A computed fold for a 1520-nucleotide RNA from an uncultured bacterium, annotated as small-subunit ribosomal RNA.
The RNAcentral record of the sequence draws on Greengenes.

[in-house]
RNA sequence: AAGAGUUUGAUCCUGGCUCAGAACGAACGCUGGCGGCGUGCUUAACACAUGCAAGUCGAACGCGAAAGUUUUCUUCGGAAGACGAGUAGAGUGGCGCACGGGGGCGCACGGGUGAGUAACGCGUAAGUUAUCUACCUCGGCAUCUGGAAUAACUCACCGAAAGGUGUGCUAAUACCGGAUACGUUGAGUAAUCAAGAAAGGUGGCCUCUGAAUAUGCUACUGUGCUGAGAUGAGCUUGCGUACCAUUAGCUAGUUGGUAGGGUAAUGGCCUACCAAGGCAACGAUGGUUAGCGGGUCUGAGAGGAUGAUCCGCCACACUGGAACUGGAACACGGACCAGACUCCUACGGGAGGCAGCAGUGAGGAAUAUUGCGCAAUGGGGGCAACCCUGACGCAGCGACGCCGCGUGAGUGAAGAAGGCCUUCGGGUCGUAAAGCUCUGUCAGCAGGGAAGAAGUGCAUGGUGGCUAAUAUCCAUUGUGUUUGACGGUACCCUCAAAGGAAGCACCGGCUAACUCCGUGCCAGCAGCCGCGGUAAUACGGAGGGUGCAAGCGUUGUUCGGAAUUAUUGGGCGUAAAGCGCGUGUAGGCGGCCUUGUAAGUCAGAUGUGAAAGCCCACGGCUUAACCGUGGAAGAGCAUUUGAAACUGCAAGACUUGAGUACCAGAGGGGAAAGUGGAAUUCCUAGUGUAGCGGUGAAAUGCGUAGAUAUUAGGAGGAACACCAGUGGCGAAGGCGACUUCCUGGCUUGUAACUGACACUGAGGCGCGAAAGCGUGGGGAUCAAACAGGAUUAGAUACCCUGGUAGUCCACGCCGUAAACGAUGAGUGCUAGGUGUAGGGGGUAUUGACCCCUCCUGUGUCGCAGCUAACGCAUUAAGUGUACCGCCUGGGGAGUACGGUCGCAAGAUUAAAACUCAAAGGAAUUGACGGGGGCCCGCACAAGCGGUGGAGUAUGUGGUUUAAUUCGACGCAACGCGAAGAACCUUACCUGGUCUUGACAUCCCGAGAAUCUCUUGGAAACUAGAGAGUGCCUUCAACCGAAGGAGCUUGGAGACAGGUGCUGCAUGGCUGUCGUCAGCUCGUGUCGUGAGAUGUUGGGUUAAGUCCCGCAACGAGCGCAACCCUCGCCCUUAGUUGCCACACAUAAUGGUGGGCACUCUAGGGGGACUGCCGGUGUCAAACCGGAGGAAGGUGGGGAUGACGUCAAGUCCUCAUGGCCUUUAUGACCAGGGCUACACACGUACUACAAUGGUCGGUACAAAGGGCGGCGAGCUCGCGAGGUGGAGCUAAUCCCAUAAAACCGGUCUCAGUCCGGAUCGGAGUCUGCAACUCGACUCCGUGAAGUUGGAAUCGCUAGUAAUCGUGGAUCAGCAUGCCACGGUGAAUACGUUCCCGGGCCUUGUACACACCGCCCGUCACACCACGAAAGUCGGUUGUACCAGAAGACGUUGAGCUAACCGCAAGGAGGCAGGCGUCCAAGGUAUGGCUGGUAAUUGGGGUGAAGUCGUAACAAGGUAACC
Repeated sequence: AAGAGUUUGAUCCUGGCUCAGAACGAACGCUGGCGGCGUGCUUAACACAUGCAAGUCGAACGCGAAAGUUUUCUUCGGAAGACGAGUAGAGUGGCGCACGGGGGCGCACGGGUGAGUAACGCGUAAGUUAUCUACCUCGGCAUCUGGAAUAACUCACCGAAAGGUGUGCUAAUACCGGAUACGUUGAGUAAUCAAGAAAGGUGGCCUCUGAAUAUGCUACUGUGCUGAGAUGAGCUUGCGUACCAUUAGCUAGUUGGUAGGGUAAUGGCCUACCAAGGCAACGAUGGUUAGCGGGUCUGAGAGGAUGAUCCGCCACACUGGAACUGGAACACGGACCAGACUCCUACGGGAGGCAGCAGUGAGGAAUAUUGCGCAAUGGGGGCAACCCUGACGCAGCGACGCCGCGUGAGUGAAGAAGGCCUUCGGGUCGUAAAGCUCUGUCAGCAGGGAAGAAGUGCAUGGUGGCUAAUAUCCAUUGUGUUUGACGGUACCCUCAAAGGAAGCACCGGCUAACUCCGUGCCAGCAGCCGCGGUAAUACGGAGGGUGCAAGCGUUGUUCGGAAUUAUUGGGCGUAAAGCGCGUGUAGGCGGCCUUGUAAGUCAGAUGUGAAAGCCCACGGCUUAACCGUGGAAGAGCAUUUGAAACUGCAAGACUUGAGUACCAGAGGGGAAAGUGGAAUUCCUAGUGUAGCGGUGAAAUGCGUAGAUAUUAGGAGGAACACCAGUGGCGAAGGCGACUUCCUGGCUUGUAACUGACACUGAGGCGCGAAAGCGUGGGGAUCAAACAGGAUUAGAUACCCUGGUAGUCCACGCCGUAAACGAUGAGUGCUAGGUGUAGGGGGUAUUGACCCCUCCUGUGUCGCAGCUAACGCAUUAAGUGUACCGCCUGGGGAGUACGGUCGCAAGAUUAAAACUCAAAGGAAUUGACGGGGGCCCGCACAAGCGGUGGAGUAUGUGGUUUAAUUCGACGCAACGCGAAGAACCUUACCUGGUCUUGACAUCCCGAGAAUCUCUUGGAAACUAGAGAGUGCCUUCAACCGAAGGAGCUUGGAGACAGGUGCUGCAUGGCUGUCGUCAGCUCGUGUCGUGAGAUGUUGGGUUAAGUCCCGCAACGAGCGCAACCCUCGCCCUUAGUUGCCACACAUAAUGGUGGGCACUCUAGGGGGACUGCCGGUGUCAAACCGGAGGAAGGUGGGGAUGACGUCAAGUCCUCAUGGCCUUUAUGACCAGGGCUACACACGUACUACAAUGGUCGGUACAAAGGGCGGCGAGCUCGCGAGGUGGAGCUAAUCCCAUAAAACCGGUCUCAGUCCGGAUCGGAGUCUGCAACUCGACUCCGUGAAGUUGGAAUCGCUAGUAAUCGUGGAUCAGCAUGCCACGGUGAAUACGUUCCCGGGCCUUGUACACACCGCCCGUCACACCACGAAAGUCGGUUGUACCAGAAGACGUUGAGCUAACCGCAAGGAGGCAGGCGUCCAAGGUAUGGCUGGUAAUUGGGGUGAAGUCGUAACAAGGUAACC
């Protein structure tokens, strides 16, 4: 030391992406009150206007003016002279204040920047016996004596300017000579010899003297030599210091030596000669990038990133080169040359360098004032005063950062107004505001007002020192005086006044914070996941809320989280990851004992580790930030002292690791030669005849020129059946007939020998299946390519017939495989059981077995342990150890480029751009499979009857139409909603009308309600007339008045209304899987978990029905049962039912009587595998039997688990939202829903003789009936009419059941079948049958002769067939619902089709196979590769060239100091030549970048095209 989101239906893991934190020299957006302290060109080391940034010293030196005064002259402008000042003086006050020189010191500091540099550049620690050091400090000695010039200046001249030339004069602490010099340097062994310095200035004094003065003395200072210190610098060395190996070899001054040169100094630093070395896998060389450190940011730390401000070091100063001066430079504000650029010019020639401070332009997302002052600190010069100082101190600008303060405090509920929301009640903004009472920070006004200042100088005292001295000077001390940019600033105080001072982001999850409106996959948001397609907490606005606050967000960058490069602290069987295998080099690592050593190691001490910073303590600003003082800490490095266990090193010893020897043993280990039989094929000959062959089925093919088959003989090549085995051998690849020769390894045993000789192994080397390549052979089989035949939509495939490379051999390449145990090799340790191969031992035996045991190999099961799980488990994936290889999200890609190898194919090494938020492993639950097992169902099969063909009916599609209202669409829409469209219904269309409305509630006015008639009109409606005054209550109790309930009408507005939309916003209801046997829960157990178990298994069942077993034990919803009905019996009760008895009748329960029977409707009984036998696990259960009306659920019904289908329904109803409101509402008339080329579904009727037709005769059940059913009688051929008995129903009616049976007829025809269609005439219902009802009668008499592919129903009182009733309904039924009559056939069985259940298996599916998903092609966009070329950058090599400069040489020209009497010489300078060398040029390479016609693959993209390769046995198993 914190985690979270995101792969999945869910889970665990792996793994990436993303977020929350901190930070910043930041920028941008919105906003902005004050102060303090910090900080501010990260880009163009781009170019710079202007000003300033380095001068100072008169106490080294020369020269020299003015004011003023005054004289003369005057053209009154002024000019000249003198004094000033001339031998003197620089004094005082003010003014203007110079001019240039030569000399000293400084200008190498301070300030800026980070271009270059991968380096002794930096850091750290050392060294310098290999060195220097101006100024400063402390010592010592000296400061002697001469000389020659020159600038300024004067005069003359050149030039536009910059600047320059000549002549003449002069000084010095400038320059030169001489003397001396302990020490210094050089020579030498030494004595000693030689060389080599200097400069003075200022102040004071006068003992000597009259005074002055110096030649004298003295103080201070300077100078020279020298010794030391301090400081600074140079050089050298150890260690550390980025990335790329797709950079592997580099190097000729290179490495070393000798000699010389050069330097302050070592050194190839340079030169000559000699030698041939030096560096490099511990990464040379090359390339890219970069100033380094203290530190800073982050982090728990280890680390990672970074190098602004401050401090140290380095490098640079327009670019390149080279030097001078100097103590120090190869010099930011110096000089020379070359180049680029800018400026001036009289065109001849000149000038410049802000990476100093300000400032300007440019670039950029972006970074300030052309400020004040030397008051402080520091620096330069000077004795000093003082001067200079863009260092510095301050101020200005910027919320750029950090820190502090404020924008008010208390009270205040009518919870104001207003906003927003609302379930309309209210809630919220909110004590918030207003109001009342206070306070006074900041800002404003006014007043006061610091610290920062100590010095220096001057004046004046004291003390001390030097001295001859009381001068002077020096030191010290006292007093007085003098110095502030900031700044009238900080701070203090007065006055007034709540007055002037709050924003920004966010509110789906992560992540604190929620509602409304708008929008409608649009506009937009987005850090990741993802929001938006009409109810968006995710877009935009609003209200509210959350967070931070003078700031808040966004962007960028760094670290963190990330254990996601893992030292701390990861991995490699399947997730990414073990090299195909061996051998072995470097390297790493190494058994046991003893001694020594002390490199590593450990401990102590010392030095260093600058300051600042971090940390701690204390202190100063009101606090803090900030600052001060002190302390602590500190890795490392170096030195030193000690210890000796471990590692190393040295020496010695040992045997257990390893090896050797000997005996024995097994083996498809390897290589070569030879031999063998079976089989295929071919050839020859014989026999023999029509086919063979092949397939799912065929065909191509072979065969009458004789195949296949069969017999005999022969040829040739390849492979070795049985044995044969998770058996053997080998390092792996791999190895299989037999014999021989050669040869490698392994094992048991013995314990004789060696004595750590061992392990691993980067590179290297070797081996290395198949295919492939080269050369030469060989070629029987098989067989890529290829050909033909099939299959198919196609079939460049799968299948078939052929068939060439190849397969075989020799030699040589290739070097890869799912080269796999997907598991590197070695070694130690850690339970066992069992099998097998080889060898040994023991016991026993005559011997062989058996048994026990040891070693080596090879399997299997399994404990601990491990693992994400699967699994591994002494043959580890356990646990240690040493070594090697490899991995770091998916795709792009094992690809491109480059290198290496190869004859080629190709192999090996191996990226990036771009793109995605996943890709992946294991396991779980489902679903699915042209996977498996078991089982069920009228699922198939076995049967019976249909549909599909005809006509009609009905529904649907389509079409049509003003409208043909709407819904339902596989099963599970289509005789469905609709249990009944002529009007109505009705929702549709046309036309006519109404607008508070046809309907509800509230308010006001009028009227009772209600009824009748008339006008217009198609009606709705409209306009009138008349009749009529009710009920309740109160007052009045006469007339009457008022109120109320209900109703009608007029009016105003709230509102009504909507079969308008959304069934994908919903409730409810329903369908379906499916009456299938399933679906779950609690507790327990197992599993990290999703989950599992239970519910699986063995039986059994119609059933998760029951039994047994079992880490499960129980329970719930389902199943079953309970309910209804039918079937048997008993009992109770008998009217309208019944009749065994009696009476009556033509006949009838008509009558008496009765309730036995039938029946009715209440209650019971009965059936439970209860009994017997067998089978079965002593079970459940099954089979058979008995009894029984009924037997294994007795038949039928009702009853529908968890759920699925966004199934159906907003047009039953209810309902959110939206829409409409003189219309999408309401009323009315007419029309439409009934259309009709056609297609489909469902039915009816048929096609006939098991029939039609005629006549006769039987037997039901269940229903319905008062606006009804309607009898008898009567009329009509009939539908029906008239009429009205009976019945509110076990009483009356509908109501004759029909098929059947008996008899007649028809005799196989489009018929005496069939009845459509049409004509005519009627009946009934109804306001009304035209569009558009049903029925009757007469006539007409269509298609149709049993129905293609296909398809439906049914397992018993069922199918089939026959009639009957009911709902709806005025009327309308082939539909629907119900009822009974007659009444079959068949089921071997579960292979197949369909659906379902359970178990199991595979899966890349989970929207779940109607799934997923691959590749080409076409289109668009993006990045990349190749490419004839072309344009740049950088660098190498060779050559040319050669400025300035330095060095060398020459120096006939010139020449002050020295020598010399002179001539001349010495020395020096110019000039010439040479060497080195920058820019530049030519040629030719390397590397790298841009661009390019064309081209290649890759990625992404909405619903394009073609196929269907993969995932299931993916339909040919997949893969390398």